[in-house]
Molecule: small-subunit ribosomal RNA
Organism: uncultured bacterium
RNA sequence: AGAGUUUGAUCCUGGCUCAGAACGAACGCUGGCGGCAUGCCUAACACAUGCAAGUCGAACGAAGGCUUCGGCCUUAGUGGCGCACGGGUGCGUAACGCGUGGGAAUCUACCCUUAGGUUCGGAAUAACUCAGAGAAAUUUGAGCUAAUACCGGAUAAUGUCUUCGGACCAAAGAUUUAUCGCCUUUGGAUGAGCCCGCGUAAGAUUAGCUAGUUGGUAGGGUAAAGGCCUACCAAGGCGACGAUCUUUAGCUGGUCUGAGAGGAUGAUCAGCCACACUGGGACUGAGACACGGCCCAGACUCCUACGGGAGGCAGCAGUGGGGAAUAUUGGACAAUGGGCGCAAGCCUGAUCCAGCCAUGCCGCGUGUGUGAAGAAGGCCUUUUGGUUGUAAAGCACUUUAAGCAGUGAAGAAGACUCCAUGGUUAAUACCCAUGGACGAUGACAUUAGCUGCAGAAUAAGCACCGGCUAACUCUGUGCCAGCAGCCGCGGUAAUACAGAGGGUGCAAGCGUUAAUCGGAAUUACUGGGCGUAAAGGGAGCGUAGGUGGCUCUAUAAGUCAGAUGUGAAAUCCCCGGGCUUAACCUGGGAACUGCAUCUGAAACUGUAGAGCUAGAGUAUGUGAGAGGAAGGUAGAAUUCCAGGUGUAGCGGUGAAAUGCGUAGAGAUCUGGAGGAAUACCGAUGGCGAAGGCAGCCUUCUGGCAUAAUACUGACACUGAGGCUCGAAAGCGUGGGUAGCAAACAGGAUUAGAUACCCUGGUAGUCCACGCCGUAAACGAUGUCUACUAGUCGUUGGGUCUGCUUAGCAGUGGUGGUAUCGAAGCUAACGCGUUAAGUGAUUCACCUGGGGGAGUACGGCCGCAAGGUUAAAACUCAAAGAAAUUGACGGGGGUCCGCACAAGCGGUGGAACAUGUGGUUUAAUUCGACACUACGCGAGGAACCUUACCUGUGCUUGACAUGUACUUGCCCGCUGUGGAAACACAGUUUUCCAGGCUUCGGUCUGGACGGGUACACAGGUGCUGCAUGGCUGUCGUCAGCUCGUGUCGUGAGAUGUUUGGUUAAGUCCUCUAACGAGCGCAACUCCUGUCGUCAGUUGCUAUGGUUUCGGCCAGCACUCUGACGAGACUGCCCGGGAAACCGGGAGGAAGGUGGGAACGACGUCAAGUCAUCAUGGUCCUUAUGUCCAGGGCUACACACGUGUUACAGUGGCCGAUACAAAGGGGAGCUAACCCGCGAGGGCAUGCAAAUCCCAGAAAGCUUGUCGUAGUCCGGAUUGGAGUCUGCAACUCGACUCCAUGAAGUCGGAAUCGCUAGUAAUCGUGGAUCAGAAUGCCACGGUGAAUACGUUCCCGGGCCUUGUACACACCGCCCGUCACACCAUGGGAGUAGGUUGCAAAAGAAGUGGCUAGUUUAACCUUCGGGAGGACGGUCACCACUUUGUGAUUUAUGACUGGGGUGAAGUCGUAACAAGGUA
Repeated sequence: AGAGUUUGAUCCUGGCUCAGAACGAACGCUGGCGGCAUGCCUAACACAUGCAAGUCGAACGAAGGCUUCGGCCUUAGUGGCGCACGGGUGCGUAACGCGUGGGAAUCUACCCUUAGGUUCGGAAUAACUCAGAGAAAUUUGAGCUAAUACCGGAUAAUGUCUUCGGACCAAAGAUUUAUCGCCUUUGGAUGAGCCCGCGUAAGAUUAGCUAGUUGGUAGGGUAAAGGCCUACCAAGGCGACGAUCUUUAGCUGGUCUGAGAGGAUGAUCAGCCACACUGGGACUGAGACACGGCCCAGACUCCUACGGGAGGCAGCAGUGGGGAAUAUUGGACAAUGGGCGCAAGCCUGAUCCAGCCAUGCCGCGUGUGUGAAGAAGGCCUUUUGGUUGUAAAGCACUUUAAGCAGUGAAGAAGACUCCAUGGUUAAUACCCAUGGACGAUGACAUUAGCUGCAGAAUAAGCACCGGCUAACUCUGUGCCAGCAGCCGCGGUAAUACAGAGGGUGCAAGCGUUAAUCGGAAUUACUGGGCGUAAAGGGAGCGUAGGUGGCUCUAUAAGUCAGAUGUGAAAUCCCCGGGCUUAACCUGGGAACUGCAUCUGAAACUGUAGAGCUAGAGUAUGUGAGAGGAAGGUAGAAUUCCAGGUGUAGCGGUGAAAUGCGUAGAGAUCUGGAGGAAUACCGAUGGCGAAGGCAGCCUUCUGGCAUAAUACUGACACUGAGGCUCGAAAGCGUGGGUAGCAAACAGGAUUAGAUACCCUGGUAGUCCACGCCGUAAACGAUGUCUACUAGUCGUUGGGUCUGCUUAGCAGUGGUGGUAUCGAAGCUAACGCGUUAAGUGAUUCACCUGGGGGAGUACGGCCGCAAGGUUAAAACUCAAAGAAAUUGACGGGGGUCCGCACAAGCGGUGGAACAUGUGGUUUAAUUCGACACUACGCGAGGAACCUUACCUGUGCUUGACAUGUACUUGCCCGCUGUGGAAACACAGUUUUCCAGGCUUCGGUCUGGACGGGUACACAGGUGCUGCAUGGCUGUCGUCAGCUCGUGUCGUGAGAUGUUUGGUUAAGUCCUCUAACGAGCGCAACUCCUGUCGUCAGUUGCUAUGGUUUCGGCCAGCACUCUGACGAGACUGCCCGGGAAACCGGGAGGAAGGUGGGAACGACGUCAAGUCAUCAUGGUCCUUAUGUCCAGGGCUACACACGUGUUACAGUGGCCGAUACAAAGGGGAGCUAACCCGCGAGGGCAUGCAAAUCCCAGAAAGCUUGUCGUAGUCCGGAUUGGAGUCUGCAACUCGACUCCAUGAAGUCGGAAUCGCUAGUAAUCGUGGAUCAGAAUGCCACGGUGAAUACGUUCCCGGGCCUUGUACACACCGCCCGUCACACCAUGGGAGUAGGUUGCAAAAGAAGUGGCUAGUUUAACCUUCGGGAGGACGGUCACCACUUUGUGAUUUAUGACUGGGGUGAAGUCGUAACAAGGUA
């Protein structure tokens, strides 16, 4: 410090997500040790049990015990001090509660300090004793007694009060000679109370709140100011700088995060506050309205003898409960601190320690070195190896930590006791101070540390490995199971699921989850925006507020500087120190950015004063204008009415119809009525704040500009609320209504058509008055102001100049308005002195992803319609702006193509052939499906082929290689069975080399073959969506790209565009491009002319010969086939800038001469696993293999491609002429003979320019047929044959005789072809035993037409729009149906909180009271003062009633919303989206 994610790609906007840190955490897996720290975040829920506050005998009496009789010990009670600290919790509280800084009207036990005092008396009472009540708690009566308990007198100031005369107020002793106490008092310290400034959460869908309320006077009350309380008086006080209300919350130092500013937070530690079962109350006291005190009320729990009592863990442990979740009913007062005490000491769940928990931070360890046969095993593998991996084993070492044994600090100082010195004293007692000494004091503690012992021994996991993000393979699974933080993985080759191997990261932990900050400049102070992304209010006037021209003077609020005080400690930071280090602890410093006070400065802002004129305004002249309001008036047009002429249609549309018209329309002429709007001028023009404003005239009226002077003297700008204006539509009342025209009706269109089109037509449109208050109210651009190049128009007024002067032309300023553009800005588009530029200018407003939603609820406004203000739940990972490249358009331009048109001939109708679909079947094997499947793979299915079916067989196999063992067979022949394959039986007894040999053989090795076993073979099984190769198609279309440069933030653009031209991105020209590559063209082949060479098997002019180029001869010609020539827009004319085009000459050929081959980048997951190859997967006595028979040839039907026809340009009979290119040895076959013929027989030539197939046919010609289902047509069928072949039944071809079907030129629709082409005629070949109407090739005869590019189809280029990019077979909207989710309304229902009005009234305090009662004092002895109890009044908690407000939950039914893989209906939007 960034990254991922919107797109085909880009840039921007913008959200979502991640990487970091951190935690009082929890959960999952795992777990060796130690140090330091933390540990109920939830139920302020309820609590069993124990402990958490006592102490003092040096205040007091008494009782008991001990005694060495000196005294000592214990303590129930009285009394003193303490219990208001310490400890806990965060309910409440939005507050002077807290923080910070100040203040005055106060108190303060114990402590320090100052000054003084400590006198004389008195009456009681607990304990105790006796007698009772009660279950208990507790309590009654009588009697005795003490005090540092209580009371009175005296004394009385530097105290208190005061009317300044005066008045009033205290005490306590203990013990013994020194202290500790007590009382009054001064000052302080400490602590506390009170007041004030500032700061301290959200909501305005909470806007008004307040009666003790605000102030005053008087009084009361308090320690103390004060409405704190009471009486009276006044009517104030608070509030948009947010009162009141609601919700939430203890505040702070700090903590976490962050670069900081900030944001979040307020556990542990520290300060303050509040609370102590809930609510109320006071008492005591220095201090409380009191956690372990009291009283009352309430709820709950417990005890009970039912009469009555007791209790309060939010102290420490602990229990139950709640919860994802948080510990021991431990030890000790040794230390620190607190209470009491003279002290010893006692108490102390404060505290110090220990226990539990990986909860966190920190440290250590789980071994170290060596060790390659790179072991075994695992995993992977291209089968060679790689990896795990020096890892292990092995060898040599070490012993931290844990374990065992021993040793062993510091935390301990004080106090006590003793001694010395000094002080005090009469004193060597005593006491105090200082110093010294002695012994004692440790919970932790089996401490830390140290030493020894033994042995690698006791100690590694977790997450991740698609990108972000470090780390990859195999297997399983097959959109399943699952993963996922975001993007997204998974549909048979998953680095994303699960497992494994390996790897990466961290490590006694690792991951996940929750919540926080960061990244997020995504609330922007630092540090954002508003033309189109979210965002300028519709416009103006103007209040508060904010801001404000020039000069001078003063001031010092802001501002700046210095100083002082404060900003607690801890924390953070820096420098040190202590634990072996670290965490941790600790010393010092800095810092705490703040607040307050004092002093100073005076530039700027503010304030006060004095001036100025440049802002603003006023006065005068002139001017332009659809500016506004009212009144009047004009002509054209539409419609209607009346009349005339006149006759059959008019009107309307894409085409029609509804409608009008013979009762006279429409047309035309005349007259009249009425309403609305103002052609031309007219504009890119003018005016207005905006909305908006248009014939002409009059009246009234607002603003603006300009010219020149004068005046005022900052009077200004903006503007939350507020007020006014505000198109159209709509509403109310009353008019008006010609035309137009929602609704509505009819006619069309359509699948439908509640639309678009047509005919009608009502509100409305118009006027007056009143509402509404919204618009894409737009320049999608708030207003004001200054500055910053210009160009060219236009509209106002004005200056100056010139001229040919009612005017024209030019001109520096000025007000408005428009086009283009420098700089600059912008994401880009674009803006650009009329800014979207610049400004240290100013103001107001608005926005924070998309949807839900401008919706719900609430408020306000409105007659209503509705407007305004304005959410949330839920849901998605995008939504969006601009620009780019494509694709597309029922967008545009341009060009081309048998694309259309012009022609010729077909298909579609018939029969047959052939292929396909469908159906059938045991099987009808498989593949190919728009163009680009369908006479296609197949260039040839009777068996074979053959992959299919049925049946019979085989199992190392029909085929290949290897190993081991065995054998000498095998082959062949014969026989039996069988449909065959095959099975069985018999017969047969291999070869080579070497050794041995009794030559009979035998052994070893090898070859060949058989058998057995094992590796394996085999598969036309699947996947063409895993692939290679090959192919089709766009398309022989002219395109597709690159390098460098340039432009652009970039995707990209340029080049390749423009203007011409071409078949062509062909060439020229222009040009920020210049070049280049793949394509085009050319090079190749065939063909067309000529030449040279060659001359057999070819040819034959001359000569000879002959039936015959048959032969001699020849190579001139034809031909053959090799090499050359030739054509290049080369020449001429015209046009043109050129390229090039048109014409011409010559030439066999003329403008790529004709034809072929040749197929750019790419597209279609196009086709093919069944040509072949191949990954994966499946079968393995079968999905392999052999065989026989069958099937691929089926047949109601549909389609494609063809053949033959329908006839006379023809058929038939006869005669007769002319090719090319091929093929031939298991071949082509002559001639001859036989057969009507297919063919047969015999036999010859030819491996071919020699022989054969082989007769070319159309044509030409003689004749016949005469328009008929025919002398057309030949299907079908019967019979008889031929040929091939083991075999023609299923299922061949051909021949002959006979038969003689449909068909008379073919609907919608559709195909081919532009010249040697179409059409027509025949010929050959491949395949092949046989079997073409198909395919491939060959020649013969040989046309017609093309005006042209409007239209259909396809394509190229440029341009335009786009919400498409899987690219229009795209995208996408709404209703309905179904499921789920959240939410509004809802008769209501049930709770919480709260206002108001009342009732109620415990305890308590205060007032009043003489009913009862009373030790101290007074007394005249009667009593009084004072007190207590009681009564009563006031206040008041619980509680009750009524009525409101608000909030939560729930509710039959209901509304819309969101989400959901393939539902229904339409097609609204995106292209001119088919009605912009």